[in-house]
The RNA shown here (Bacterial RNase P class A) has 379 nucleotides and comes from an Anaerolineae bacterium. RNAcentral holds the sequence, with entries from ENA. It matches the Rfam family "Bacterial RNase P class A". Gene Ontology terms of the family: dimeric ribonuclease P complex, ribonuclease P activity and tRNA processing. The model forms 95% of the base pairs in the Rfam consensus.
RNA sequence: UGAGUUGACCGGGUGAUCGCGUCUCACCCCGCCAUGAGACGAGGAAAGUCUGGACUUCACAGGGUACGGCACCGGGUAACGCCCGGGCGGAGUGAUCCGCGGAUAGGGCCACAGAAACAGACCGCCAAGGCUCCUUGGGAGCCCGGUAAGGGUGAAAAGGUGGUGUAAGAGACCACCGGCGUAGCAGGUAACUGCUGCGGCCAGGUAACCCCUGCUGGAAGCAAGGCCAAGCAGGAGAGAAGACCGUGAGGUUGGGGAGCAACCCGUUCCCUCUCUGCAAAGAGCAAUCUUCGGGUAGGCUGCUCGAGACGACGGGUGACCGUCGUCCAAGAUAGAUGAUCACCGAUCACAGAAUCCGGCUUACAGGUCGACUCAGACU
Numbered sequence: 001u002g003a004g005u006u007g008a009c010c011g012g013g014u015g016a017u018c019g020c021g022u023c024u025c026a027c028c029c030c031g032c033c034a035u036g037a038g039a040c041g042a043g044g045a046a047a048g049u050c051u052g053g054a055c056u057u058c059a060c061a062g063g064g065u066a067c068g069g070c071a072c073c074g075g076g077u078a079a080c081g082c083c084c085g086g087g088c089g090g091a092g093u094g095a096u097c098c099g100c101g102g103a104u105a106g107g108g109c110c111a112c113a114g115a116a117a118c119a120g121a122c123c124g125c126c127a128a129g130g131c132u133c134c135u136u137g138g139g140a141g142c143c144c145g146g147u148a149a150g151g152g153u154g155a156a157a158a159g160g161u162g163g164u165g166u167a168a169g170a171g172a173c174c175a176c177c178g179g180c181g182u183a184g185c186a187g188g189u190a191a192c193u194g195c196u197g198c199g200g201c202c203a204g205g206u207a208a209c210c211c212c213u214g215c216u217g218g219a220a221g222c223a224a225g226g227c228c229a230a231g232c233a234g235g236a237g238a239g240a241a242g243a244c245c246g247u248g249a250g251g252u253u254g255g256g257g258a259g260c261a262a263c264c265c266g267u268u269c270c271c272u273c274u275c276u277g278c279a280a281a282g283a284g285c286a287a288u289c290u291u292c293g294g295g296u297a298g299g300c301u302g303c304u305c306g307a308g309a310c311g312a313c314g315g316g317u318g319a320c321c322g323u324c325g326u327c328c329a330a331g332a333u334a335g336a337u338g339a340u341c342a343c344c345g346a347u348c349a350c351a352g353a354a355u356c357c358g359g360c361u362u363a364c365a366g367g368u369c370g371a372c373u374c375a376g377a378c379u
């Protein structure tokens, strides 16, 4: 100098005028309005709503089942599917990036091509056995077969090389190499790694298909939820147990309730249903009762002081943690955070809070800084 990797950060600035929201102060006897002054007023993603929590209401003995989520090891954290460090595998010359339980528990599936997608015979190779033929030493053809060495197809075809062996072949056997399993030793908290020995164990992939193993998950969400004023009475509240027979209408037996009745008995009439996945347990509604209060887009609250920000010091490889100091920095509710002008850089990207916080993912004109890698040149 060029090409790249990675981390952090900024993402128009200044001034003037007008305007908007919240808070404070003044004005005012007090409160509100108005007016005036001052302070503060969107983001790195406020987004997607994917994920973890806080908070709130409801539900909940325990356990089972069903359904879902997560998945190498160690650490961080309120928690996580996030982050940090490590391990293994893959990509890259490299900085660096990507992935992660189990495929010998079982089932399913594997496009196109191919004979076959897991125990496969299409071509090829062979001819021991049988049959036929021939110039019978033997050869040829066919049948029954053998064969995974060679060819071909494919993303993927049954470890590799050499030998023994055989009709031809083949881990069938042997040597070496590779893998897997297993035993011992060594290192490491662990995942895992190294060395040595043994076993021919060598039959692919897919678990984001079912499944298996381990861990884990109650539901709904700030329109959660709480409070208040006024209006409204056809409002609100309480309130169940079914079982058997029958194809069915219905019947039998029980439960709840009402009428007659002071009460009981008796009798007549009404209800005996729905939902929460199931069991279990509960909720709603029914006949009916009367224990009275109340829920419409009105207001207040929840609401922004918090796993808070910044700085210093200390601990840790790091994520992060601890101590001390300083600071308070949007809180709207049909929804404020804007407009115009001037100058400068330059023509300004993606985009707008709605209960709050930790993450992930996605979008983003342009710019700044740090660390590192590769190549070339010069000293």
Base pairs, nucleotide, nucleotide: 001375002374003373004372005371006370007369008368009367010366012344013343014342015341016340017339018338020041021040022039023038024037025036026035043350047361048360050359051358052357053356054355055221056220057219058218064278065277067217068216069215070214071213072086073085074084075083076082087100088099089098090097091096101212102211106210107209108206109205110204122151123150124147125146126145129143130142131141132140133139134138159177160176161175162174163173164172178202179201180199181198182197183196184195185194186193187192225301226300227299228298235292237289238288242253243252244251245250254272255271256270257269258268259267260266273284274283275282276281308327309326310325311324312323313322314321315320345348
The source organism's lineage runs through Bacteria, Bacillati, Chloroflexota and Anaerolineae.